[in-house]
RNA sequence: GGGGCUAUAACUCAACGGAAGAGUGCUUCCUUGACAGGGAAGAAGUUGGAGGUUCAAAUCCUCUUAGUCCCC
Repeated sequence: GGGGCUAUAACUCAACGGAAGAGUGCUUCCUUGACAGGGAAGAAGUUGGAGGUUCAAAUCCUCUUAGUCCCC
């Protein structure tokens, strides 16, 4: 220098172009003498960044950043 893959909640991961969910964790409450466990409710996201296409983008296109792998 060329190419592939990955990037979404605190963590691990989902999501036919119709607008983002799950598990764990966290907060409050119930249960206990108190923990653990169990039950109920809740908070937490500029989908790495910028631009474009579209009525509508996490998803498609371009550029770019970081990580990782391959080739040279």